Predicted 3D model of a 109-nucleotide RNA (SAM riboswitch aptamer (S box leader)) from Mucilaginibacter yixingensis. Model confidence (mean pLDDT): 85 of 100. Rfam family: SAM riboswitch aptamer (S box leader). Its family is annotated with regulation of gene expression in the Gene Ontology.
[in-house]
RNA sequence: AACUUAUCCAGAAAGACUGAGGGAAAGGCCCUUUGAUGUCUUAGCAACCUGUACCGUAAGGUAAAAGGUGCUAAUUCCUGCUCUGCCGAAAGGUGGGGAAAGAUAAGCA
Numbered sequence: 001a002a003c004u005u006a007u008c009c010a011g012a013a014a015g016a017c018u019g020a021g022g023g024a025a026a027g028g029c030c031c032u033u034u035g036a037u038g039u040c041u042u043a044g045c046a047a048c049c050u051g052u053a054c055c056g057u058a059a060g061g062u063a064a065a066a067g068g069u070g071c072u073a074a075u076u077c078c079u080g081c082u083c084u085g086c087c088g089a090a091a092g093g094u095g096g097g098g099a100a101a102g103a104u105a106a107g108c109a
Stems, first nucleotide, its partner, number of pairs: 003107006013042005021031003026079003043072003048068003052063004076101001081098007
């Protein structure tokens, strides 16, 4: 890398160095020299895994946040494929369900 399962409308940023791109990809739309990106430091958010405390026969639940990850612009920023409600003569607009793709965690040979 592949595969399986779960989650993805909540939450949480400052500094140092760097110096032009970044938001996965395509289209859009954004962010960005009032500093992108990357690295580091500190802080924070969350609660997936381990561990802990309490409740429970158990399944499990609650709490907390020590350890392992993750995350800290915009819903995964939006859309694309499919089914469908409404508006429209149409083009199209707008809402809902699902999929695909992606991200993260845990697992797997």